Predicted 3D model of a 358-nucleotide RNA (Bacterial RNase P class A) from Methyloglobulus sp.
RNA sequence: AGAGUCGGCUGGGCAGUCGCUGUUUUAUCGCAAGAUAGAAUGGAGGAAAGUCCGGGCUCCAUUGGGCAGGGUGCCAGGUAACGCCUGGGAGGUGUAAACCUACGGAAAGUGCCACAGAAAAUAUACCGCCCCAGCCCUUGUAAAAGGGCUGGGGUAAGGGUGAAAAGGUGCGGUAAGAGCGCACCGCGCAACUGGCAACAGGGGCGGCAUGGUAAACCCCACCCGGAGCAAGAUCAAAUAGAGGGACAGACGCGUGGCCCGCGCGGUCCCUGGGUAGAUUGCUUGAGCUGCAAGGUGACUUGCAGCCUAGAUGAAUGGCUGCCCUCGACAGAACCCGGCUUAUAGGCCGACUUUUUCU
Numbered sequence: 001a002g003a004g005u006c007g008g009c010u011g012g013g014c015a016g017u018c019g020c021u022g023u024u025u026u027a028u029c030g031c032a033a034g035a036u037a038g039a040a041u042g043g044a045g046g047a048a049a050g051u052c053c054g055g056g057c058u059c060c061a062u063u064g065g066g067c068a069g070g071g072u073g074c075c076a077g078g079u080a081a082c083g084c085c086u087g088g089g090a091g092g093u094g095u096a097a098a099c100c101u102a103c104g105g106a107a108a109g110u111g112c113c114a115c116a117g118a119a120a121a122u123a124u125a126c127c128g129c130c131c132c133a134g135c136c137c138u139u140g141u142a143a144a145a146g147g148g149c150u151g152g153g154g155u156a157a158g159g160g161u162g163a164a165a166a167g168g169u170g171c172g173g174u175a176a177g178a179g180c181g182c183a184c185c186g187c188g189c190a191a192c193u194g195g196c197a198a199c200a201g202g203g204g205c206g207g208c209a210u211g212g213u214a215a216a217c218c219c220c221a222c223c224c225g226g227a228g229c230a231a232g233a234u235c236a237a238a239u240a241g242a243g244g245g246a247c248a249g250a251c252g253c254g255u256g257g258c259c260c261g262c263g264c265g266g267u268c269c270c271u272g273g274g275u276a277g278a279u280u281g282c283u284u285g286a287g288c289u290g291c292a293a294g295g296u297g298a299c300u301u302g303c304a305g306c307c308u309a310g311a312u313g314a315a316u317g318g319c320u321g322c323c324c325u326c327g328a329c330a331g332a333a334c335c336c337g338g339c340u341u342a343u344a345g346g347c348c349g350a351c352u353u354u355u356u357c358u
Stems, first nucleotide, its partner, number of pairs: 001354010012323007020043010045329001049340002052338005057228004069224005074088005089103001090101004104219002109217002111213003126159002128155012167185006186208001187206003192201003232280004242271006251265005287306008324327001
């Protein structure tokens, strides 16, 4: 210098002016609630997004346990919790930095494995290879040798099929072959050593003892009650209705006719529920910043400092001037922790690799 990997930060700047909105405060008006005017001050993001996980908070349900249903799935740790994060293991990709992984169980059971192929899981044999028998042909005096066809048997080396073929390579062995025997590799078993563990290591034993699929049913282990701020809480008109009391006790209606009695209908007051409406929930919180300590790290602890949107037709904008590299994705609605997705440009750090020079 080129090519790359990983991590972090930033997300136009300055000034003026006119607005919107929260808070505080002053003045005026008003009995009050509050209204109007002025001043000061706060006012979107790294994702505010998707609403995919986890939690707080609220209400409902709930002795406890189980079934069903759903989720998670190598190990250890972190955390309020998680499907997140950190560290580690195993497998894979890359020269490397580094990255990726639904990564429990297939000798618990059931199912499935198209086409091709002998055979797709109780193994089996199309071509081939080898042995035996019979017949025929050739050579030969004969013995015998070679070839062909048919039948019987052995084999799984080789060929062929397939995504996948019953351990692989080599040597021995054999009629030809074969874990048939041996060595190495792979696999399995029990122990040992190291490690908290996942797992790793070397040696021993076993000739190998049942292919794949669990993002098929299933089995195993662990976790999970439901609804959501339009949750919920408080205050509370008008109208209608409910309960109680007082007054009036005159009248009407009902009690299939009459009397008593009872019920309904009147006025006023009180009470509680509840609608409209208003207030609250609402932003001080698993908070942020700095320092120190512990830890490989995620993170935790201590001390000090700070307050940083809170609307409810819903604010955060418009205009002007100057500058630059001419500005991407995008707009809070109860609040947090994550994940995922979108994102112009700029800055910083660590590391890998190639080439050249010293």